[in-house]
RNA sequence: AUGUUAUCAAGAAAGGCGGAGGGAUUAGACCCAAUGAAGCCUUAGCAACCCUUUAUUCGUAGAGAAGGUGCUAAAUUCUACUUAAAUCAAUUUAUUGGUUUUAGAUAGAUAACCA
Numbered sequence: 001a002u003g004u005u006a007u008c009a010a011g012a013a014a015g016g017c018g019g020a021g022g023g024a025u026u027a028g029a030c031c032c033a034a035u036g037a038a039g040c041c042u043u044a045g046c047a048a049c050c051c052u053u054u055a056u057u058c059g060u061a062g063a064g065a066a067g068g069u070g071c072u073a074a075a076u077u078c079u080a081c082u083u084a085a086a087u088c089a090a091u092u093u094a095u096u097g098g099u100u101u102u103a104g105a106u107a108g109a110u111a112a113c114c115a
Stems, first nucleotide, its partner, number of pairs: 003113006013043005021032003026080004044072003049068002051064005076107001081104002084101008
């Protein structure tokens, strides 16, 4: 790498270098960006996966933040595939298509484990 499990509508920014793109990928939409994008560095912060600690009915629950990660625009920015419901339209009258919503899948991100 692959795989397993868990989480993903909360939270948290300043400075320096840099100099035109960025929001994972494809398409569409919508945003951010010369009042300075990506990237790199410093400091600060958020959170609590690992971690520390207390209790325990051993399932968990509370507290903490030194260390290892992560993160600090917008829900993983939204939609795409499937199921169900509502609604509208068309007609061949039980189907087709549009819109909205719910649940899920796929993909992705992060952590811990495995190897």